Background
A computed fold for a 393-nucleotide RNA from Pseudarthrobacter sp. PS3-L1, annotated as Bacterial RNase P class A. Its mean pLDDT, the model's own confidence on a scale to 100, is 76. Of the family's consensus pairs, 96% are formed in the model. It matches the Rfam family "Bacterial RNase P class A". It is annotated as a ribozyme.
């Protein structure tokens, strides 16, 4: 210098002027005027998880439904984060994983193939019959008859899965033995599958020996099976104050127990004089929940890190039809034109560093209880490591 991989940070800044909204200060009987502080995000967005908080329940029990899936940690908890470990991709930094079980079951693998799982015989190979036909030998005057041996084609019967074909994949792999021809039928040497032993690691797992039978396919992001986790509801939760009222019919029931909770469903429990349809009347506005949190910052200590611990500082929006703009002037990033030292070229003309000049002016987007993730959109800019080429020293 050039290419990548990872990670963090910011999200325009100044001034002025009008206009808003909390809160705190005067002034004012009261509206209400004035002055000061402070006023959205890296995702407020999705509503996909986990919680804080509030209320109901805490008499259980069995089902059902739902989530998570390598192993160790982090954490209030998670389906997050962090490290390893196996697979896979990359030359490499690093990236990816719906990562438990296919010897509980059940279903599925099109088409092509003989045959797709206790499977199978298409071309092929071997053996054995028949049968044209050549050779030879008997007999025959000839035509032919009839033994042997050879042997294509073609056919019937039996062996074989090693060659070949089909196919995403074909019941281990290479070399030998041995066979009529072959085959783990047998040997050796690999891979795998079981079982035992050593060593290493908290583990998942990993490295080494021994024996053995020769070899039992994918698929669970399919059904299912294991393990292990899960009450429900939601700030319109819930609390408090004020305001208002008008009943009327029908059904159930009042210990022979109706409406109700625990509960999604059953068994069982508990409470219980009143509920429950339908019509029709009337009010519905105020405060609190509402911002000090599993909080941020700086230093240390502990951890490979996630994180945690100790000290020290900071107080930074809280509306409620729902505020935080508007204009103007200056700087100023990304990006666009020019002019340029200069390179390349025969010229055209192409690139073109520092630097001027002129243009331009930022996406996605909007708090509504409150955190901690994860997903998605998105102008641009700035620092930090690490890999890879290539040159110099």
């Nucleotide at each position: 210098u050039g290419g990548g991989u990872u990670g963090a940070c910011c999200a325009g800044g100044c001034a002025g002027u009008c206009g808003c909204g909390c809160g705190c200060c005067a002034c004012g009987c009261a509206a209400g005027u004035g002055g000061c502080u402070c006023g959205a995000g890296g995702a407020a967005c999705g509503u996909c998880c986990g919680g804080g908080c509030u209320c109901c329940g805490c008499a259980g029990g069995a089902c059902a439904g739902g989530g998570u899936g390598g192993u160790g940690g982090g954490u209030a908890a998670c389906g997050c984060c962090c490290a390893c470990u196996c697979g896979g991709g990359g030359c490499a930094a690093c990236c990816c994983g719906c990562a438990g079980g296919a010897c509980a079951g059940u279903g599925c693998c099109a088409c092509a193939g003989a045959g797709a799982a206790c499977a199978g015989a298409c071309c092929g190979c071997c053996u054995g019959g028949g049968u044209a036909c050549u050779u030879c030998g008997u007999c025959u005057u000839u035509u032919g008859a009839u033994g042997a041996a050879g042997a294509g084609c073609c056919u019937c019967a039996g062996g074989u899965a090693a060659g070949g074909g089909u196919g995403a994949a074909a019941c281990g792999g290479u070399g030998g033995u041995g066979u009529a021809a072959g085959a783990g039928a047998c040997c050796a040497c690999c891979a795998g599958c079981u079982u035992c032993c050593c060593g290493g690691g908290u583990g998942a797992c990993c490295g080494g020996g021994a024996a053995g039978g020769c070899u039992a396919g994918g698929u669970a992001a399919a059904c299912c099976c294991c393990a292990c986790c899960c009450g429900g509801a939601g700030c319109a939760a819930g609390g408090u104050c004020a305001g208002a009222c008008a009943g009327a019919a029908c059904g159930c029931g009042u210990u022979u127990g109706a409406a109700g909770g625990c509960u999604g469903u059953c068994c069982g429990c508990c409470u219980g004089a009143g509920c429950g349809u339908u019509c029709g009347g009337g009010u519905a506005g105020g405060c609190c929940g509402c911002u000090g949190g599993a909080g941020g910052g700086c230093g240390u200590c502990g951890g490979u890190a996630a994180c945690g611990g100790c000290g020290u500082u900071c107080g930074u929006a809280g509306a409620u039809g729902g505020a935080u703009g508007g204009c103007u002037g200056c700087c100023a990033a990304a990006c666009c034109c020019g002019c340029a030292a200069c390179c390349g070229g025969a010229a055209a003309c192409g690139g073109g560093a520092c630097g001027c000049g002129g243009g331009g002016g930022a996406a996605c987007a909007g708090a509504a209880c409150c955190c901690g993730g994860c997903g998605u959109a998105u102008c641009g800019g700035u620092c930090a490591a690490c890999c890879c080429a290539u040159c110099c020293a």